[in-house]
Context: one part of a larger RNA
Molecule: large-subunit ribosomal RNA, domain VI
Organism: Kaistia granuli DSM 23481
RNA sequence: UGUAGGAAUAUUGAGAGGAUCUGUCCUUAGUACGAGAGGACCGGGAUGGACGUACCUCUGGUGGACCUGUUGUGGCGCCAGCCGCAUUGCAGGGUAGCUAUGUACGGACGGGAUAACCGCUGAAGGCAUCUAAGCGGGAAACCCACCUCAAAACGAGUAUUCCCUUGAGAGUCGUGGUAGACCACCACGUUGAUAGGCCGGGUGUGGAAGUGCGGCAACGCAUGUAGCUUACCGGUACUAAUAACUCGAUUGG
Numbered sequence: 001u002g003u004a005g006g007a008a009u010a011u012u013g014a015g016a017g018g019a020u021c022u023g024u025c026c027u028u029a030g031u032a033c034g035a036g037a038g039g040a041c042c043g044g045g046a047u048g049g050a051c052g053u054a055c056c057u058c059u060g061g062u063g064g065a066c067c068u069g070u071u072g073u074g075g076c077g078c079c080a081g082c083c084g085c086a087u088u089g090c091a092g093g094g095u096a097g098c099u100a101u102g103u104a105c106g107g108a109c110g111g112g113a114u115a116a117c118c119g120c121u122g123a124a125g126g127c128a129u130c131u132a133a134g135c136g137g138g139a140a141a142c143c144c145a146c147c148u149c150a151a152a153a154c155g156a157g158u159a160u161u162c163c164c165u166u167g168a169g170a171g172u173c174g175u176g177g178u179a180g181a182c183c184a185c186c187a188c189g190u191u192g193a194u195a196g197g198c199c200g201g202g203u204g205u206g207g208a209a210g211u212g213c214g215g216c217a218a219c220g221c222a223u224g225u226a227g228c229u230u231a232c233c234g235g236u237a238c239u240a241a242u243a244a245c246u247c248g249a250u251u252g253g
Base pairs, nucleotide, nucleotide: 001152005163006162007161008160009159010158011157015149016148017147018146021049022048023047024046025045026044027043033038051106052105053104054103055102059100060099061098062097066093067092068091069090070089071086072085073084074083075082076081110144111143112142117137118136119135120134164252169247170246171245172244173189174188175187176186177185194240195239196238197236198235199234200233201232204228205227210223211222212221213220214219
């Protein structure tokens, strides 16, 4: 831009893509079979491998905006307490998010038409013959079935609702993230919890500073599950989403 009025919502599925794997064990049954050795078909059940999809409760990884310890050196006048630099200085942990080696699930069942092949009936050719007419069985392959996309399927589909300039609806703009290179998408814009702040909780770290006591001191103990705490959960209009503008259907050749 189109889909012959303009929108919102819900859909059909022409067509396209994905998936399609397989071991071992138990049982049937030491049965059928076989002199024995050995040892099934068919059927039922369990558990794996690889692969795929989704997710982060658990187990871990990462986690340079979290916590702690500590070396050297510089600074805040000094002590104490802090800060800078040294690969994030080094080291020990770790929330959210992202992740696999972690967790869950999947391949199925069934149907159709068939291949090789196995048959029924049956002539040509009084017999025979699965084939010439006719009718069956038969595989991980094919078509459905399962999952995803899908009306530009220009053959542009269908249904419901709304609107008729007193404006359906959309956008610009702003706050953002379940989204993201940009755009788009999604949530929200005071009739408001969208983000920040603040408050409460959670989580992590692991016992703050100051003071008191003990010790010559290094240091230890008490106050005290202390102090601090990013992305998590909830609450709260304090801050910012103000105001405003644009497009948009002549009742539809």